[in-house]
Molecule: Bacterial RNase P class A
Organism: uncultured Actinotalea sp.
RNA sequence: GAGUCGGCCAGGCGGUCGCGUCGAGGGAGACCUCGCCGAGGAACGUCCGGGCUCCGCAGAGCACGGUGGUGGGUAACGCCCACCCGGGGUGACCCGCGGGACAGUGCCACAGAGAAGAGACCGCCUCGGCUGCCUCGGCAGUCGCGGUAAGGGUGAAACGGUGGUGUAAGAGACCACCAGCGUGCCGGGUGACCGGUGCGGCUAGGUAAACCCCACCUGGAGCAAGGCCAGACAGGGAGCGUUCGAGGGCUGCUCGCCCGAGCUCCCGGGUAGGCCGCUGGAGGCGUGCGGCAACGUACGUCGUAGAGGGAUGGCCGCCACUCGGGCCCGGGCAACCGGACCCGAGGACAGAACCCGGCGUAUCGGCCGACUCAU
Repeated sequence: GAGUCGGCCAGGCGGUCGCGUCGAGGGAGACCUCGCCGAGGAACGUCCGGGCUCCGCAGAGCACGGUGGUGGGUAACGCCCACCCGGGGUGACCCGCGGGACAGUGCCACAGAGAAGAGACCGCCUCGGCUGCCUCGGCAGUCGCGGUAAGGGUGAAACGGUGGUGUAAGAGACCACCAGCGUGCCGGGUGACCGGUGCGGCUAGGUAAACCCCACCUGGAGCAAGGCCAGACAGGGAGCGUUCGAGGGCUGCUCGCCCGAGCUCCCGGGUAGGCCGCUGGAGGCGUGCGGCAACGUACGUCGUAGAGGGAUGGCCGCCACUCGGGCCCGGGCAACCGGACCCGAGGACAGAACCCGGCGUAUCGGCCGACUCAU
C1' cells in the first nucleotide's frame, strides 16, 4: 500500500416548551402541581422455530406440506459450530437450493446432418460407370451403391483420453497407461469420507427449485389467544297476592302497632362495561471451569416502556466527530507530512404492542482486534 474475517458505537452535557404510564399532594368535579421512568441494532419484514392459551384427539396409517453431506449445540428450528465433498482465490478466506438420474416417466431452446442406446453435412476409403491426361499402368475430375465416428464444423452438452496394433479407410475391434463407474480386501476416522490394492465390463450425457422414489419431521388456530367480575332502560314470560293481606316501616329478633296493591324470579345478557393475561425471562454483564467451537455449568452482580392497545418529540447554546473552503506555524530541495485558528455544511435507517431464539432486509458515518499478500 492492497485486502480478508470478527466485534463494538449509533454523539455528550445544559436550558426550555411539550407527550405517556406510575407514585405523592391538592380539588366537589373537570382537572392541576411535583417527582421517577420512558424504543432498536435492527423495535422493521412477519420468513422459520419455540414458550403461553384455547379447541380437537382410543390407537395406527394415508394424503397435503416441509427438511435433505456428516457429527455436535439448543426449549426448538429451515438457525449456529466443527468437519467432509465440490467450486473460486497467490493467500487470509469465500460460495454451495450438497439424498437418488441402472425404479419409472418427461424435457433438453437456438444452432446443427444428428440431442440419447443418436448421427454421414464436410472429410476419409473400397468398388462400379463416364470424361480427360500420360511415361499404359496409373493419376485427376465427376456421378452412383456402400463402408467409416479418426479429422473438420454446430452447440451449454455429440456416447471416455493419449499412444500403439490393426485396416481399403476406420472403430475398445484388440493392447498398455490414465480418468471414471461398479465391486472385493487392507488401513485410518464416531461419521460424512480419505489412503492403498485387486477384479470386472470397456464407458455410463444433463435436468429432481420437472413428476417421482427414499429417509426424517408435522393435529388446528392464534394475545382480537384466553380467563374473571358483571349491569341499566324498554319489552316479554312465570309464580305468589289484593280482608284467607304479597310486600314495606318502627325493631338486634319475636310479639305488637301502622301503611297497604303490588312483589319476586327468569329471558333481554354472561350483552354493554370493567379487570386480568402484560412483562423477571430458555434474561443481561463479569469471572472461573469443561469444550477446537457453537454452547454448557458454578459463583457474583444488575434489573426502570407496557399504552385509549394511540406516549417516548421540537427548539436553542456549548463541546466532540466528519467533510469543504480560507489563513497561519513547524519539518522537508520538492512531492508532501504534522499541528493551531476562522467560516460553512452534515449526522443515517427506522420506531415497541404477549414474550423469546434465529434468518433476511435497510443504515450518514466512526472505532477496535486478528490475519493475508506485495515491497